[in-house]
Molecule: RNase P RNA; transfer RNA
Organism: Sabulicella flocculans
RNA sequence: CCGGGGGGCUGGGCGACCGCUGGUUCCGCGAGCGAUCGCGGGGCUGGAGGAAAGUCCGGGCUCCACGGGAAGACGGUGCCGGUUAAGGACCGGCGGGCGGAGGUGUUUCCAGCGGUUCGCCGCUGGCGAGCCGAGGCCCAGGGAAAGUGCCACAGAGAACAGACCGCCGCGGCGCCGCGAGGCCCCGCGGCAAGGGUGAAACGGUGGGGUAAGGGCCCACCGCGCUUCCAGCAAUGGCGGCGGCACGGCAAACCCCACCGGGAGCAAGGCCGAAUAGGGAGGGCGGUGCCAGCAAUGGCACAGGGGUUCCCGCCCCGUCCUCCGGGUUGGCCGCGCGAAGCCCGCGGCGACGCGGGCUCCAGAGGAAUGGUCGCCCAGGCCCCGCGAGGGGCUGGACAGAACCCGGCUUACAGGCCCCCUGGCACC
RNA sequence: CGGAGUGUAGCUCAGCCUGGUAGAGCACCGUGUUCGGGACGCGGGGGCCGGAGGUUCGAAUCCUCUCACUCCGACCA
Numbered sequence: 001c002c003g004g005g006g007g008g009c010u011g012g013g014c015g016a017c018c019g020c021u022g023g024u025u026c027c028g029c030g031a032g033c034g035a036u037c038g039c040g041g042g043g044c045u046g047g048a049g050g051a052a053a054g055u056c057c058g059g060g061c062u063c064c065a066c067g068g069g070a071a072g073a074c075g076g077u078g079c080c081g082g083u084u085a086a087g088g089a090c091c092g093g094c095g096g097g098c099g100g101a102g103g104u105g106u107u108u109c110c111a112g113c114g115g116u117u118c119g120c121c122g123c124u125g126g127c128g129a130g131c132c133g134a135g136g137c138c139c140a141g142g143g144a145a146a147g148u149g150c151c152a153c154a155g156a157g158a159a160c161a162g163a164c165c166g167c168c169g170c171g172g173c174g175c176c177g178c179g180a181g182g183c184c185c186c187g188c189g190g191c192a193a194g195g196g197u198g199a200a201a202c203g204g205u206g207g208g209g210u211a212a213g214g215g216c217c218c219a220c221c222g223c224g225c226u227u228c229c230a231g232c233a234a235u236g237g238c239g240g241c242g243g244c245a246c247g248g249c250a251a252a253c254c255c256c257a258c259c260g261g262g263a264g265c266a267a268g269g270c271c272g273a274a275u276a277g278g279g280a281g282g283g284c285g286g287u288g289c290c291a292g293c294a295a296u297g298g299c300a301c302a303g304g305g306g307u308u309c310c311c312g313c314c315c316c317g318u319c320c321u322c323c324g325g326g327u328u329g330g331c332c333g334c335g336c337g338a339a340g341c342c343c344g345c346g347g348c349g350a351c352g353c354g355g356g357c358u359c360c361a362g363a364g365g366a367a368u369g370g371u372c373g374c375c376c377a378g379g380c381c382c383c384g385c386g387a388g389g390g391g392c393u394g395g396a397c398a399g400a401a402c403c404c405g406g407c408u409u410a411c412a413g414g415c416c417c418c419c420u421g422g423c424a425c426c
Numbered sequence: 427c428g429g430a431g432u433g434u435a436g437c438u439c440a441g442c443c444u445g446g447u448a449g450a451g452c453a454c455c456g457u458g459u460u461c462g463g464g465a466c467g468c469g470g471g472g473g474c475c476g477g478a479g480g481u482u483c484g485a486a487u488c489c490u491c492u493c494a495c496u497c498c499g500a501c502c503a
Base pairs, nucleotide, nucleotide: 001422002421003420004419005418006417007416008415009414010413012375013374014373015372016371017370018369020047021046022045023044024043025042026041027040028039029038030037031036049397053408054407056406057405058404059403060402061264062263063262064261074260075259076258077257078256079093080092081091082090083089094141095139096138097137098136102132103131104130109126110125111124112123113122114121115120142255143254147253148252149249150248151247164195165194166191167190168189169188170187171186172185174183175182176181203221204220205219206218207217208216222244223242224241225240226239228237229236230235268332269331270330271329278323279322280321281320282319283318284317286301287300288299289298290297291296304315305314306313325502326501327500339358340357341356342355343354344353345352346351376395378393379392380391381390382389383388427499428498429497430496431495432494433493436452437451438450439449446483454470455469456468457467458466476492477491478490479489480488
């Protein structure tokens, strides 16, 4: 200098003028007994984001429901440990996969040097199978030896499997051959090594053994069980045992462990205005006794009023749902908060503790904008051998609506850090 | 602002839960019938299931992200 990978930050700057909007203060006018409010104007001051977005998770807050506990249903999460208000977030570790800097380097081959009994041998270097393997990236990563289900097509056989081609033995007929024997066909058996099908074929490689074969036997690898050791644990290591019993799918049902009451600021509270203060359906009303720790349940009587008693009828209070009707007003909730910045200490880290400083939009269908000048990146064109000069253009994604912590998605350009490859120079 | 749902042929929908071949009606095309058209009979074509990624041997279907559209929710009596 040219690349590759990972992480973090930033998201135009300054000035002038004209506007929009929250707060505060002053002046004028009006209303009101007053507190105060309305209109107009002036001063000071605040005014979008890293995602304000998607609404995918988790909380705060508010209302509703609920006596406590357990279980079931439904939904969610899923290696282990930690962090946190909490979480499907974050940190650290474990295991698996991808990838591969680099290391080691058998046999053969090539090049150079040396030796030579001319066959070759030795040393150095290169190519290099195999093995080991850092940084990095990814993982919805519990259980398939609890059960059920599925595995299309192809294929002989698809899950306590199976025999199409094939290999081998025996028997029968035939053909060839002097003979040993060979071949075709049929039947009965043995086998699962090879071929073939498939996404997947019931351990793999090598050797022994066998009529042919096969964990039938053996070594290594894989798999499973397990003593001991290390670790809080996930898990790992050494050794022993088992001849294989255990294919895949749980983002299929399911099992196990853990978590979860519901709704959402249009939650909810207060005030005011208006209406037919209407209609339909349903629940509850008071007292006494019994059961029970209680919550609560049961029984009896009276039903609140019209009506002193009985029957019947009518009316009433309160809550819910629906139909019909009315209004489109004000205030609170509403921003001092798991807040931000800086410093110190502890921790590998997420983070925690302590100290100091700061106050930082909040209104309503909704303000945060426009013009100009200069500058900063960037792009295009022209001039110039070049250094450079001139002109034009121009800054993404987007935008608060109760708040906060995450995740995900969108995003022009710029800056910084770490790892790594190549080339050139010192 | 909050909540719920739907995207499959030109149109209206089924299939999705329980994954293997995408279907129905109308519309379209050809043909028969008719003097011609309609109706009717017979035959046929047309979709990669809104987009992207994942799970699986295999995805319209299961999961995640994303895009578009639709519906519901004010207060008072």